[in-house]
RNA sequence: GCCCAAGUAGCUCAGUCGGUAGAGCAGCUCACUCGUAAUGAGCAGGUCGGUGGUUCGAGUCCACUCUUGGGCU
Numbered sequence: 001g002c003c004c005a006a007g008u009a010g011c012u013c014a015g016u017c018g019g020u021a022g023a024g025c026a027g028c029u030c031a032c033u034c035g036u037a038a039u040g041a042g043c044a045g046g047u048c049g050g051u052g053g054u055u056c057g058a059g060u061c062c063a064c065u066c067u068u069g070g071g072c073u
Base pairs, nucleotide, nucleotide: 001072002071003070004069005068006067007066010025011024012023013022019056027043028042029041030040031039049065050064051063052062053061
């Protein structure tokens, strides 16, 4: 220098053909218990790496760019 993959909640990851973002763990509250753990119920937590574009509408499509990993020379 070229090619490929990944980037979404504190962490690990889903999200199909574009229709307004979810799960598990962790956190908080409550129930249960003599108490703790476990278990059950609930709550909170995100401008989807960034900028711009297309569209009535973008996590998803397009362009540029940043970061990480892999490959080629």
This is a predicted structure of a 73-nucleotide RNA (transfer RNA) from a Pseudomonadota bacterium. Its Rfam family is "tRNA". The family's RNA type in Rfam is transfer RNA. Taxonomically the source falls in Pseudomonadota (Bacteria, Pseudomonadati). Model confidence (mean pLDDT): 82 of 100.